Source information: A computed fold for a 585-nucleotide part of an RNA from a Candidatus Nealsoniibacteriota bacterium, annotated as large-subunit ribosomal RNA, domain V.
Context: one part of a larger RNA
RNA sequence: CCUGCAGUUAGAAGAAAAGACCCCGUGAAGCUUUACUACAGCUUGAUAUUGGGGGUACGACUUAUUUGCGUAGCAUAGGUGGGAGACUUUGAAGUGUCGCUUUCGGGUGGCAUGGAGUCGCCAGUGAAAUACCACCCUCUUAGGUUGUAUUCUCUAACCUGGACGGCAAAAACGGACAGGGACAGUAUCUGGCGGGUAGUUUGAGUGGGGCGCUCUUCUCCUAAAAAGUAACGGAGAAGCCUAUUAAGGUCGGCUAGGCGCGAAUGGAAACCGUGCCGAUAGUGUAAUGGCACAAGCCGGCUUGACUGUGAGAGGGACAUCUCGAACAGGUGCGAAAGCAGAGCAUAGCGAUCCGACGGCCCGCAUUAGAUGCGGCCGGAGCUCAACGGAUAAAAGCUACUCCGGGGAUAACAGGCUGGUCCCGCCUAAGAGUCCAUAUCGACGGCGGGGUUCGGCACCUCGAUGUCGGCUCACCUUAUCCUGGGGGUGAAGAAGCUCCCAAGGGUUUGGCUGUUCGCCAAUUAAAAAGGUACGCGAGCUGGGUUCAGACCGUCGUGAGACAGGUCGGUCUCUAUCUACUGCAGG
Numbered sequence: 001c002c003u004g005c006a007g008u009u010a011g012a013a014g015a016a017a018a019g020a021c022c023c024c025g026u027g028a029a030g031c032u033u034u035a036c037u038a039c040a041g042c043u044u045g046a047u048a049u050u051g052g053g054g055g056u057a058c059g060a061c062u063u064a065u066u067u068g069c070g071u072a073g074c075a076u077a078g079g080u081g082g083g084a085g086a087c088u089u090u091g092a093a094g095u096g097u098c099g100c101u102u103u104c105g106g107g108u109g110g111c112a113u114g115g116a117g118u119c120g121c122c123a124g125u126g127a128a129a130u131a132c133c134a135c136c137c138u139c140u141u142a143g144g145u146u147g148u149a150u151u152c153u154c155u156a157a158c159c160u161g162g163a164c165g166g167c168a169a170a171a172a173c174g175g176a177c178a179g180g181g182a183c184a185g186u187a188u189c190u191g192g193c194g195g196g197u198a199g200u201u202u203g204a205g206u207g208g209g210g211c212g213c214u215c216u217u218c219u220c221c222u223a224a225a226a227a228g229u230a231a232c233g234g235a236g237a238a239g240c241c242u243a244u245u246a247a248g249g250u251c252g253g254c255u256a257g258g259c260g261c262g263a264a265u266g267g268a269a270a271c272c273g274u275g276c277c278g279a280u281a282g283u284g285u286a287a288u289g290g291c292a293c294a295a296g297c298c299g300g301c302u303u304g305a306c307u308g309u310g311a312g313a314g315g316g317a318c319a320u321c322u323c324g325a326a327c328a329g330g331u332g333c334g335a336a337a338g339c340a341g342a343g344c345a346u347a348g349c350g351a352u353c354c355g356a357c358g359g360c361c362c363g364c365a366u367u368a369g370a371u372g373c374g375g376c377c378g379g380a381g382c383u384c385a386a387c388g389g390a391u392a393a394a395a396g397c398u399a400c401u402c403c404g405g406g407g408a409u410a411a412c413a414g415g416c417u418g419g420u421c422c423c424g425c426c427u428a429a430g431a432g433u434c435c436a437u438a439u440c441g442a443c444g445g446c447g448g449g450g451u452u453c454g455g456c457a458c459c460u461c462g463a464u465g466u467c468g469g470c471u472c473a474c475c476u477u478a479u480c481c482u483g484g485g486g487g488u489g490a491a492g493a494a495g496c497u498c499c500c501a502a503g504g505g506u507u508u509g510g511c512u513g514u515u516c517g518c519c520a521a522u523u524a525a526a527a528a529g530g531u532a533c534g535c536g537a538g539c540u541g542g543g544u545u546c547a548g549a550c551c552g553u554c555g556u557g558a559g560a561c562a563g564g565u566c567g568g569u570c571u572c573u574a575u576c577u578a579c580u581g582c583a584g585g
C1' cells in the first nucleotide's frame, strides 16, 4: 500500500417530513365583538278570526233648559228684527216653604195659600228701552246619537279539562258538565331588541413584517444646459379668496424701498424739506419665473366674472388638461385707434352610476284634460382625501390552526462591510518635585484584526436542529504561569514596561438553566480567542420556542405580553469518505 473482519460516528451542509418560525396570497377555517348585513327568537301596534250589554272621563252634533249686573237710569238692559198691546178664574199681586244660581243687590223654578190684578207703550235716564213674539251669541244643566280612552259584565266564536256513548279496549267521532273568554292563540303588515345563528369585510407602500408615517394637487432643488426622470431624498404650500369702497373690464394719471442731513412737541420709527443709491419695494395667498411701456399704486365710468361657435396649436398611454386668432349676436369703457369671453402666470380639486331641480317641448304610452317613462341642454348633490373613485352598506383574534408559495423576505449560522468593538502606530499639550516619551498621556491623525452590537439581504424556507452543560478535542498568539532578554523614577527583594518565545500547564467548591458574574478556599498561573458563538446520525434537555394551566398588566371580547410561574414524545439497523484495532497478501 491492497483485501477483509470487528468497531467509532468527524464529513457526505447524511436520512426522514414540498419549514410548523417569518413574510406573501384581493387563500381557507375556527373564535370574538358596541365591524357590516341578514335570519331565528322575543317584543310593540294595526287589521282579521271578533260578538252582546252597562258605567266613567273627554270631544262633536242635536233637543230642551238656564245665564248675561261699568256709569246713569225704579233696576242685573246679551245682540238684531217685529211690536201697541200682552198675561190672568186653565188662578194676578201678596204670603209661607223647598230647590238652583249669584256680582250677595238680586234673578229664576216647583208646591201650598190667596182671590183680582200685573206688565208694557208714555215719561225719564242712557251709546242702546224695557210687555210679548222670532232668529241667534255666550254660559249652566239634563236627555239622545256618535267617536276615543278606560273599566265592569254576559256567552255564543275561540281555548282548557272532560264524565259518558256505540256489548270489551285504542284511535277517530259525538259529547252533558265545569273553568276561562272576546282576552288568549293564530295569520298578514309594522316599529324595536336581537353574535343565538349565518354570510362576509377588515387597503397598499414599506431596506422583512408590525408600530409610526405616507397616499390627491402646486413651487423649487436632486435632474447630469431640450422634454422627462427614482428614493420612507432635501425645503415649502393648497383643499381658497375677491362684486355693500371689486382684488374683474376699460379710460386717465402716478412710482417704490433704503440711507445721510435738516426741522416744535417727536423718541429707532408718524408728518415736512433736501441729497444719494436705483427696484433691494410691491404683486390677495407658498415657491419659482416674470413685471417700470409696468403685471405695482390712485381715481372716473362700468359688468366681457357675456350667449352660439372655433381655424390652429401645446401636452399627453388613455381618460382628463391647457392656449387660442377669427365669425355671428348683443354689451362696457374710450374722442379714437382699440381693449374686454375674470384675476401677472403656475395650486384651490373628483370619472361613471343614481335620484332631485331648471329649461327644450323631441319620442313612446295614456287621457276629455291632468299624467307616467325616456331623450337633449344647463347648473348643483361625494375629506368617494386609500383623492382613475371595488359595495348603498363592513372591525378584530388564532400558541387549536390549515393550504399554496418564497431564501423574491425576517430570526440561527455563513458571506460582504467594518460605523460600533478589540489591538496597534504617529504627533505630543500635560501629569510625573525638575524632566513630554521609567510610567501615564488630552485635542487630533493613520492603520490592523474580524471575537461584540449593528448594516446589507448574497447561499440555504421540496428544513444545514437553536442557548448552556458533559465528553473528546485541534489550532492561533494580541503570553496568565513556567523560559530568555532591553529599559526603569532597577540598591537587593518585589514590581512597572517592552522584545523573543505556543514545549507544557492553566484548580476545586457555593448561588443561578445560565455563558457571564459575585462569593469561598487554593494555586506557578487560575490568559484571550478561533474551530457552523467546535462538538445533539456522541449524551443531556435546565433555558428558550407548540398544544394544558395560574398570576400581573393590556384588551368590551376572542386573546396578547424579549413579563413571571408549574408541566411538556430528542427518531435513524452506517452505503461511501475518515479514524481505531486485528487478520491475510
Stems, first nucleotide, its partner, number of pairs: 001585008010577003014572002022406004027402002029398004035200005041193003045189005051154014068137001075130001078136005085119003094113008158180004164174002203215003212232001216238006239387001240284001241343002248302007257277006282291002285348001287346003306329004312323003318388001331340003354381001357378004362374004413460001414458001415456003419453001421449006430440002467542001468540003472534001473531005480505003483500006507521005548566004552561003